[in-house]
Molecule: small-subunit ribosomal RNA
Organism: uncultured Cytophagales bacterium
RNA sequence: AGAGUUUGAUCCUGGCUCAGGAUGAACGCUAGCGGCAGGCCUAAUACAUGCAAGUCGAACGGUAACAUGAGAGCUUGCUCUUGAUGACGAGUGGCGCACGGGUGCGUAACGCGUAUGCAACCUACCUACAACAGGGAGAUAGCCCGGAGAAAUUCGGAUUAAUACCCCAUAGUAUUAUUUGAUGGCAUCUGAGAAUAAUUAAAGAUUUAUCGGUUGUAGAUGGGCAUGCGUAAGAUUAGCUAGAUGGUGAGGUAAUGGCUCACCAUGGCGAUGAUCUUUAGGGGGUCUGAGAGGAUGAUCCCCCACACUGGUACUGAGAUACGGACCAGACUCCUACGGGAGGCAGCAGUAGGGAAUAUUGGUCAAUGGAGGCAACUCUGAACCAGCCAUGCCGCGUGAAGGAAGAAGGCGUUCUGCGUUGUAAACUUCUUUUAUACAGGAAGAAUAUUCCCUUGCGAGGGAUAGUGACGGUACUGUAUGAAUAAGCACCGGCUAACUCCGUGCCAGCAGCCGCGGUAAUACGGAGGGUGCAAGCGUUGUCCGGAAUUAUUGGGUUUAAAGGGUGCGUAGGCGGCUUAUUAAGUCAGAGGUGAAAUCCCACAGCUUAACUGUGGAACUGCCUUUGAUACUGGUUAGCUUGAGUAUAGUAGAGGUAGGCGGAAUUGAAGGUGUAGCGGUGAAAUGCAUAGAUAUCUUCAAGAACACCAAUUGCGUAGGCAGCUUACUGGACUAUAACUGACGCUGAGGCACGAAAGCAUGGGGAGCGAACAGGAUUAGAUACCCUGGUAGUCCAUGCCGUAAACGAUGAUUACUCGAUGUAUGCGAUACACUGUAUGCGUCCAAGCGAAAGCGUUAAGUAAUCCACCUGGGGAGUACGCUGGCAACAGUGAAACUCAAAGGAAUUGACGGGGGUCCGCACAAGCGGUGGAGCAUGUGGUUUAAUUCGAUGAUACGCGAGGAACCUUACCUAGGCUAGAAUGCUCCUGCAUAGACCAGAAAUGGUCUUUCUCUUCGGAGCUGGAUGCAAGGUGCUGCAUGGCUGUCGUCAGCUCGUGCCGUGAGGUGUUGGGUUAAGUCCCGCAACGAGCGCAACCCCUAUCUUUAGUUGCUACCAUUAAGUUGAGGACUCUAAAGAGACUGCCAGCGCAAGCUGUGAGGAAGGUGGGGACGACGUCAAGUCAUCAUGGCCCUUACGCCUAGGGCUACACACGUGCUACAAUGGUGCAUACAGAGGGUUGCGAACUGGUAACAGUAAGCCAAUCUCAGAAAGUGCAUCUCAGUUCGGAUUGAGGUCUGCAACUCGACCUCAUGAAGUUGGAAUCGCUAGUAAUCGCGUAUCAGCAAUGACGCGGUGAAUACGUUCCCGGACCUUGUACACACCGCCCGUCAAGCCAUGGAAGUUGGGUGGACCUGAAGUGGGUGACCGUAUAGGAGCUCAUUAGGGUUAAACCAGUAACUAGGGCUAAGUCGUAACAAGGUAGCCGUACCGGAAGGUGUGGCUG
Repeated sequence: AGAGUUUGAUCCUGGCUCAGGAUGAACGCUAGCGGCAGGCCUAAUACAUGCAAGUCGAACGGUAACAUGAGAGCUUGCUCUUGAUGACGAGUGGCGCACGGGUGCGUAACGCGUAUGCAACCUACCUACAACAGGGAGAUAGCCCGGAGAAAUUCGGAUUAAUACCCCAUAGUAUUAUUUGAUGGCAUCUGAGAAUAAUUAAAGAUUUAUCGGUUGUAGAUGGGCAUGCGUAAGAUUAGCUAGAUGGUGAGGUAAUGGCUCACCAUGGCGAUGAUCUUUAGGGGGUCUGAGAGGAUGAUCCCCCACACUGGUACUGAGAUACGGACCAGACUCCUACGGGAGGCAGCAGUAGGGAAUAUUGGUCAAUGGAGGCAACUCUGAACCAGCCAUGCCGCGUGAAGGAAGAAGGCGUUCUGCGUUGUAAACUUCUUUUAUACAGGAAGAAUAUUCCCUUGCGAGGGAUAGUGACGGUACUGUAUGAAUAAGCACCGGCUAACUCCGUGCCAGCAGCCGCGGUAAUACGGAGGGUGCAAGCGUUGUCCGGAAUUAUUGGGUUUAAAGGGUGCGUAGGCGGCUUAUUAAGUCAGAGGUGAAAUCCCACAGCUUAACUGUGGAACUGCCUUUGAUACUGGUUAGCUUGAGUAUAGUAGAGGUAGGCGGAAUUGAAGGUGUAGCGGUGAAAUGCAUAGAUAUCUUCAAGAACACCAAUUGCGUAGGCAGCUUACUGGACUAUAACUGACGCUGAGGCACGAAAGCAUGGGGAGCGAACAGGAUUAGAUACCCUGGUAGUCCAUGCCGUAAACGAUGAUUACUCGAUGUAUGCGAUACACUGUAUGCGUCCAAGCGAAAGCGUUAAGUAAUCCACCUGGGGAGUACGCUGGCAACAGUGAAACUCAAAGGAAUUGACGGGGGUCCGCACAAGCGGUGGAGCAUGUGGUUUAAUUCGAUGAUACGCGAGGAACCUUACCUAGGCUAGAAUGCUCCUGCAUAGACCAGAAAUGGUCUUUCUCUUCGGAGCUGGAUGCAAGGUGCUGCAUGGCUGUCGUCAGCUCGUGCCGUGAGGUGUUGGGUUAAGUCCCGCAACGAGCGCAACCCCUAUCUUUAGUUGCUACCAUUAAGUUGAGGACUCUAAAGAGACUGCCAGCGCAAGCUGUGAGGAAGGUGGGGACGACGUCAAGUCAUCAUGGCCCUUACGCCUAGGGCUACACACGUGCUACAAUGGUGCAUACAGAGGGUUGCGAACUGGUAACAGUAAGCCAAUCUCAGAAAGUGCAUCUCAGUUCGGAUUGAGGUCUGCAACUCGACCUCAUGAAGUUGGAAUCGCUAGUAAUCGCGUAUCAGCAAUGACGCGGUGAAUACGUUCCCGGACCUUGUACACACCGCCCGUCAAGCCAUGGAAGUUGGGUGGACCUGAAGUGGGUGACCGUAUAGGAGCUCAUUAGGGUUAAACCAGUAACUAGGGCUAAGUCGUAACAAGGUAGCCGUACCGGAAGGUGUGGCUG
């Protein structure tokens, strides 16, 4: 010091989360030792038991107990007597008990903190000084006697003492009153001193040292009171107050004071927050933080408050008294039922509560306290010990060597290696700790007694004695590695990785998120990382968080500027002078307790801990000084502000009057059948005369053109003309005033539209409503009507996207340009200046978009507002309003985002440009029929599997009768049906027979081959290693393939631009089939694609002529043969085409041309060739392959069956429906292929399929092989036919072990549907479509009408790019990025959660009224008592805790029912928003509707 998380990516805003520190902690796992600290945070709940405050005999009367002495009795070790002594129960008296110790209920307060004051006070014990202590009297407790009671306790009588109580005397520097009064003071005042009068004291003890007593003064200590300042939250608490505020007088107090009372006055407090409510002891400090701050107030120290709850006083120096009293109340206990007792928030301890917090310990040895002359006694204060890893600190669990890198574990590419790991074993060494034994502290100084010094306090010395902790700390010796390691984590943040198991399950999780069969994220293991006697988790606080921002934030669009103005308080404020010194600054003084923190040093072996010293305590007060700035006062100034004068412009406002156009209506005229309306219609109007047109009249509302990027106004807003009244602005002059200013919480005023009230008005428009359409529906969009309303007056309302989404004011900071209105100077230019309204830009700012003298720049002042999204501008409360509503304005709960700007894509029922058999123009089809074939579905034992929009469906399959074959049934095999390696063997093999469907099994016969003699081949067997699987996963993969698409795109390097994602290049202007090329340009180049290079084809040349060819010469039936290379052809090499030439256009690229030339002309035609990528596209069944699964079976063999099923649906084809045809006869012309298990000529037989015999050919030689359409002739004559051929019957042929399921072909017979095909849909742009035949692969044969090739004949049409589909580029919008098959809104239904309302009901505290009223205190009275002028009992009045009654307010809980909200993989209805979201959206308002929403009206552009 930062990091993770919103996005496809980016920057920003913004929240959430983490890493750190801390803790009076708790929980989980674990645990060797010591030191120092800490230890009921909850029930201020209730408490058994013990202890926690006594002491003094040197105050007293005394003698219950104990001891001693004395005496007596005698039972000789007992009893009695004796206060005589030590002492002392109970009692009188003194002092103490108000300290110490506990707790934090109450308290928001002079309670606390800090600083002052008391001229308004007290103070026992202590210290100093001064003075004094004479005399006397009467009681009382105790004791004794008697009584009541269970007890607690109490009553009566007799008697007695004091340092108890009382009286007299004495007395001033005491008190009171009066008089006088120096001095001092901020005022009231003070009052030295003096005078007079009155009043008040005392106590003794004794060891003779002393201690004590009384009065006064002073000090010290401790307190009391008052004041300034500081001290929690809420305004959804705004008014509070009757002793209340003050005065006079009195009372009371130690003392001031409404503290109390009488009278008088009516004040006092409050927005600088009164009152009320809630919460809370305060501080020193503690934790955190760089600090400022924030949080906190355990332990220790100071103050306060409290002592079962409430009240009250007494005593006392001091209390309204924790271990005192009285009363009331609640609770507990005792009781003889009459009555009594009690108060752990002291120390231990118990119960209870709780996540949770210790021993019914020891000692007064030390420190301190009370009493005492003292010894001493008491002291749960204190000092110690016990329990607890609760925290902090320290130590240890060994050290060195040691590679066979052991075994085991784990991993693995697998028999090799890696890791655990120098780790272990083993060798050597050490002994802190542990165990045993031995020694063994400091803490102790006093007091007392004695001695010395001293005027007195006091000081010095000596002797004896005192330790709970504790035989503890510590030290020594011995033994022996001996006694001692865990916890959490390992996806990122965050240090640390693999295997197995699991399979959106179980589970994890602080945030993001893991888990759906290869999980470094779950569980286990191995390994590793971190800390370590601890480690993790949970809770809480600070930090990080500049995320409340004083230091140190913001407000155009992210949350956030009030709708606008005026203005109160407040805040801030121009220039000069003088003064003051409040703020400010400096010096000094006082205080800021100690402890803590920090620094230094020191003491425990170190540290924690502790001690000493310093610094600090940032504060407050006092005082002295300074005077720049701020403030106060004073005197001026003119530039801020205002005034005056003269002008200027304007839809500024209010009231009145007037005007024309249009609309609608009415009346009248003309006129006739429609009008109107829409995408198209209909409702509606119209023959009772509409619409149209003309004239006249009426009404209301709004003001065309001018008109603008204009003007005016604070905003809302303002528009015909004119009159009256009226506000503001600007300019010029610099005449007047002289800071009069700016802002502005509350407040007041204004404030579009809608809406409300009353009364008018009502033409047009027009929520609601009605009807017609549209639609799946249409509570909408469209149409026809139409009420409120819109208009006026008056009064409310007070809100809008009231927007520049930008508060007001002032100053400063480059320019360009337009415009409105002035002024100056003028020659009409040009130009200056002021105020407005705009556009573009520098600097600068900004997350960016953008802003930019009209700032969102640089500064200053004041106000308003914001702090994640939702819940929610909601609920409750309050205020306003007639209402509608407006203002103010939460929480629970929930999410990890919500959001801004910009980027790249994708998309749009956005735009522009362009292309494609995409449409259009044509030709031919499909969809109807029959059949073939594939698919779905169904069926089945099985109908094996895969392919499924385009991109599956004559596809894998280029050929299922068996085989294939993967499926089913049945029968069999188990190292297996196949292969390799090693060893052995020669039983093998072959033939025959039997069983069987076959596989297979059984029987009989036979007994390997070759050889270079090494061996090899074959067969069988054995052993082991590798079996086998068309089983699963194409979403683990390779390879291959389809598609977009043969579309023109996809990228990179360097540079430049941008914070960045990215952009530029690749866009633009042209051009092209093309990102093809040219030009321009912050780009310059390059790559993969395009094109070209390759093949076929079209022309020519050269070379070469066999099996090909044949012009000339011979020859033949025939290029048959001789001969020839000319031609065709064959197959090798070349040539050729490049917009090269010409013309026009053009800068160029290029385009155009019936141009020339050329076989071919603008890539000549065709093919191969497929960029980056998309579809988790297809294929695990071609093959390969990870993982998983099966192993007498999911493997293998065999037979039969199935893949060929058949109500049906779809795709692709064939054949047709006929005359451009069918049939018969005759006849012409190809190309490319195949052929030895083959093609098979020719001949013969058969109607034919085919068969027999058989030449030739391993092919430019022989053969398949007849091409067909065509042509010629004939016939048919429009029919279900001489069309069509399905189906069926019969007979055959061929292949093959085998044609039943289930082959093809031939002949004869049979002769179905079908007469050109609905919606819809497909192909094709030239040698193409259409049509005609031929060949090949696979193959025994063939279901081929398929696929792949070959040639023959051979068209029509394209105006064109509006539309459909697909694609490319640019641009635009976006809330999409799984990318429109996207996103997303609301009702309803279901579950869960928290909340609001609510008839009621329960509880709590507070205040008021009334009644009652204990104890106590005060007053009055006092016939009774009495020591008789005192005082008291009693009675009574006042006050008052408590109790009761009552009405209301407040707070909280609960509640039938009810309301909305939130959350929840796959519910219902629609589709409101995001694209022009298919009616642009949104804001305010009103009405309406299942719901999103719709419509009206005004506004905004987001």